[in-house]
Context: one part of a larger RNA
Molecule: small-subunit ribosomal RNA, 3' major domain
Organism: uncultured bacterium
RNA sequence: UGACGGGGGCCCGCACAAGCGGUGGAGCAUGUGGUUCAAUUCGACGCAACGCGAAGAACCUUACCUGGGCUAGACAACGGCGGACCGUCCUAGAAAUAGGACUUUCCCUUCGGGGACUGCCGGUUCAGGUGCUGCAUGGCUGUCGUCAGCUCGUGCCGUGAGGUGUUGGGUUAAGUCCCGCAACGAGCGCAACCCUCGUCCUUAGUUGCCACCAUUCAGUUGGGCACUCUAAGGAGACUGCCGGCGUUAAGCCGGAGGAAGGUGGGGACGACGUCAAGUCAUCAUGGCCCUUAUGUCCAGGGCCACACACGUGCUACAAUGGGCGGUACAAAGGGUCGCAAACCCGCGAGGGGGAGCCAAUCCCAAAAAGCCGCUCUCAAUUCGGAUUGGAGUCUGCAACUCGACUCCAUGAAGUUGGAAUCGCUAGUAAUCGCGGAUCAGCACGCCGCGGUGAAUACGUUCCCGGGCUGCACA
Numbered sequence: 001u002g003a004c005g006g007g008g009g010c011c012c013g014c015a016c017a018a019g020c021g022g023u024g025g026a027g028c029a030u031g032u033g034g035u036u037c038a039a040u041u042c043g044a045c046g047c048a049a050c051g052c053g054a055a056g057a058a059c060c061u062u063a064c065c066u067g068g069g070c071u072a073g074a075c076a077a078c079g080g081c082g083g084a085c086c087g088u089c090c091u092a093g094a095a096a097u098a099g100g101a102c103u104u105u106c107c108c109u110u111c112g113g114g115g116a117c118u119g120c121c122g123g124u125u126c127a128g129g130u131g132c133u134g135c136a137u138g139g140c141u142g143u144c145g146u147c148a149g150c151u152c153g154u155g156c157c158g159u160g161a162g163g164u165g166u167u168g169g170g171u172u173a174a175g176u177c178c179c180g181c182a183a184c185g186a187g188c189g190c191a192a193c194c195c196u197c198g199u200c201c202u203u204a205g206u207u208g209c210c211a212c213c214a215u216u217c218a219g220u221u222g223g224g225c226a227c228u229c230u231a232a233g234g235a236g237a238c239u240g241c242c243g244g245c246g247u248u249a250a251g252c253c254g255g256a257g258g259a260a261g262g263u264g265g266g267g268a269c270g271a272c273g274u275c276a277a278g279u280c281a282u283c284a285u286g287g288c289c290c291u292u293a294u295g296u297c298c299a300g301g302g303c304c305a306c307a308c309a310c311g312u313g314c315u316a317c318a319a320u321g322g323g324c325g326g327u328a329c330a331a332a333g334g335g336u337c338g339c340a341a342a343c344c345c346g347c348g349a350g351g352g353g354g355a356g357c358c359a360a361u362c363c364c365a366a367a368a369a370g371c372c373g374c375u376c377u378c379a380a381u382u383c384g385g386a387u388u389g390g391a392g393u394c395u396g397c398a399a400c401u402c403g404a405c406u407c408c409a410u411g412a413a414g415u416u417g418g419a420a421u422c423g424c425u426a427g428u429a430a431u432c433g434c435g436g437a438u439c440a441g442c443a444c445g446c447c448g449c450g451g452u453g454a455a456u457a458c459g460u461u462c463c464c465g466g467g468c469u470g471c472a473c474a
Stems, first nucleotide, its partner, number of pairs: 008469006015460002019424005026315008034306002042053002064301007072124001073126001078122006087102006106115003128290002131288003137284002139279003142275001144273001149188006155164003168179003194267004199235007208225003213222002238261001241255005317417001321376007333364003338357002343352003383414001388409007430452007
């Protein structure tokens, strides 16, 4: 000096406890291991790999396999020759590709030529590689951890490593602040400055709004900009005020006023460093390796296999429920290669139709749980929906391998889940629906949005992780 201790002291965190809901059992979805396979491409492996890279594997993607082709090459540069390029059709073929027919005659020009595009030829110093090394690297990221720490200058102490400051007494979410002190200052972190939500004011009033006056089926039209809202600027919160406690301090407790009170809620923001953590397959890049192949083009297949094992989810096992009818109330988004209304057809997926909308105007759009009725009566059932048969719809060149959805029929397991284990402290958990990215099509995943809306926290002995500190050991 640090790490460690089933050593001590102090203190935090959904760490335990107190609660609520799950996972572990079932079916299915998805990722992984394993096995299989011509191939099941590759990476990720305790926390911090496993609905992860992938915010879309039928072809493409695609890196894998089988087969068919090419060798200056799919792409870049140079030299020579030719032609516009493009487009349409025919033949062979699985296509790549090869052969042929038709059509076409670019721009500038000093008429020498030059330029873009395209085809052929040439060869070397080239191209190309998702080939290897993340233990050669940059960049980016995860994690400890939003934990409160990590350091420096000068001085002082020590032979020195180093210490001091940063320890101590209080206090805080905080190395936050106060007091003390051989230290005095400073930096990176904390906090604040930024975004958003909550109150008010000002400005503005269409596409938004409707109190008053008319008007209508309807804020529909006139009218109005008060209200709601929209979006720009500002105000507001600072322990500022009062009381108590405290060392007259920092601060703590209570109160007033206030929309909001002691960091108001949420976000962005991640110190010195740790894990030779992750990524050479985003990209970049040293070295090594391949060069008629480890490059490249194409067709088909595979990444979707299935005795099994694990992770993450969805749907359930029902009556706080299922079915049917009626009837309310959102927010945030998206839309011109697009969103698509009314209306018509179809049981339905959907089809026809095409108004309107580059959108506070039109559309997606119905919100769902809720509420009001009727029904089912505890049953593997009117629970549950897997599986399978049949018939269809849509996207797309193409749904056999291998898409989603609809209808009819079928109706499996499942009656609350062992040991064990996870999340959550408030508009949270739980529960209900809605939107978006990706995307031709495909969402139980992901990222957002709002609706309804709890229970519990005595406490810090114990489990886990962390911070400070005195002690012994090395």